[in-house]
Molecule: transfer RNA
Organism: Arenicella xantha
RNA sequence: CGGGGUGUAGCGCAGUCUGGUAGCGCACCGCUCUGGGGGAGCGGUGGUCACAGGUUCGAAUCCUGUCAUCCCGA
Numbered sequence: 001c002g003g004g005g006u007g008u009a010g011c012g013c014a015g016u017c018u019g020g021u022a023g024c025g026c027a028c029c030g031c032u033c034u035g036g037g038g039g040a041g042c043g044g045u046g047g048u049c050a051c052a053g054g055u056u057c058g059a060a061u062c063c064u065g066u067c068a069u070c071c072c073g074a
Stems, first nucleotide, its partner, number of pairs: 001073007010026004020057001028044006050066005
């Protein structure tokens, strides 16, 4: 320098193909069961979907550029 993958809650990930309410598990908070711990059940908080712009009635999703990281090639 060229090509490709990845980036979504504190952590690990799905959702992108085919645009239409942002989800799951763990963790965290509250309540209940328990003498306490552990454990279980119920409920709940938490999001600039890496960043910027564009298309669209509507973008995590499509298009362009940038950043971080990983792989391959030179």